[in-house]
Context: one part of a larger RNA
RNA sequence: CUCUCUCUAAGGAACUCGGCAAAAUAGCCCUGUAACUUCGGGAAAAGGGGUACCUUUUAGGUUGCAAUAACAAGGUCCAAGCGACUGUUUACCAAAAACACAGGUCUCCGCUAAGUUGUAAAACAACGUAUGGGGGCUGACGCCUGCCCAGUGCCGGAAGGUUAAAGAAGUUGGUUAGUUUAUGACGACGCUAAUAACUGAAGCCCCGGUGAACGGCGGCCGUAACAAUAACGGUCCUAAGGUAGCGAAAUUCCUUGUCGGGUAAGUUCCGACCUGCACGAAUGGCGUAACGACUUCCCCGCUGUCUCCAACAUAGACUCA
Numbered sequence: 001c002u003c004u005c006u007c008u009a010a011g012g013a014a015c016u017c018g019g020c021a022a023a024a025u026a027g028c029c030c031u032g033u034a035a036c037u038u039c040g041g042g043a044a045a046a047g048g049g050g051u052a053c054c055u056u057u058u059a060g061g062u063u064g065c066a067a068u069a070a071c072a073a074g075g076u077c078c079a080a081g082c083g084a085c086u087g088u089u090u091a092c093c094a095a096a097a098a099c100a101c102a103g104g105u106c107u108c109c110g111c112u113a114a115g116u117u118g119u120a121a122a123a124c125a126a127c128g129u130a131u132g133g134g135g136g137c138u139g140a141c142g143c144c145u146g147c148c149c150a151g152u153g154c155c156g157g158a159a160g161g162u163u164a165a166a167g168a169a170g171u172u173g174g175u176u177a178g179u180u181u182a183u184g185a186c187g188a189c190g191c192u193a194a195u196a197a198c199u200g201a202a203g204c205c206c207c208g209g210u211g212a213a214c215g216g217c218g219g220c221c222g223u224a225a226c227a228a229u230a231a232c233g234g235u236c237c238u239a240a241g242g243u244a245g246c247g248a249a250a251u252u253c254c255u256u257g258u259c260g261g262g263u264a265a266g267u268u269c270c271g272a273c274c275u276g277c278a279c280g281a282a283u284g285g286c287g288u289a290a291c292g293a294c295u296u297c298c299c300c301g302c303u304g305u306c307u308c309c310a311a312c313a314u315a316g317a318c319u320c321a
Base pairs, nucleotide, nucleotide: 001316002315004313006311010307011306014305019302027051028050029049030048031047036041038140052062053061054060055059075300079296080295081294082292083291087099088098103138104137105136106135107134108133109132115124116123117122141287142286143285144284146217147216148215151214152213153210154209155208156207157206160205161204162203166199167198170195171194172193173192174191175190178186179185180184218236219235220234221233222232245279246276257273258272259271260270261269
């Protein structure tokens, strides 16, 4: 010096990214228990007292320094964020706010179901049958979920336009029985090659619907009797111009915004404001009791985390033999 353990004056988080680690709390009995709440909880809330033995038994007394049950065994309180919850996950750097979840909603499917696997036979779905099965999104509960169908998608429609294979009138070429003015020319039927009016479905164009489908949800100028602001007006554009609620937020660049709270002092935290660079309503919005080895903040208690180190023990290292 290192490992593991013990103790420490005064202070008590001044340590540090951060109370990491340690200390502290602790069983049982009695008492007592707030906000909030989905009335179940919260709750072992918090807080307070007791704890051996004896007796004439609830009041005295005894032993002991001390009345403590101790190889076991909660620290507590306050305020926010996120996720409702129990659960699941990166076997071996991530346990979470991620996944799942009950609940909500949309959509497909009438059974030889849709969907999935397989070249197929076939199998699952299901020995089920719409209170069922598949897929997508959201994610308890409470209050709610606004506007836009122009684009894309999906659904429906079928008048018109366009449109394949296929069919095909006609036209043209080749071939040649034949005709003929005969090494030439013409040339029927058939066969054959090319071309082709016209007929021809879905689809697309077209018409309508649809947002808990993919998605989207403006700008400039002026105006009130100080000033400022603009309920109001004008104008341009759009499919429609962001409603409720929330807002420097897990979202705010400027920014340590401004004000208030907490501290002697607070880039974090809490409450407000709104100038939202760039919140916003099932890619859900805003709340929310309970819950959380989640994240952030504060208080009490506690301590060698620290001021600032010191000492003891064990085993090493090290020195000598």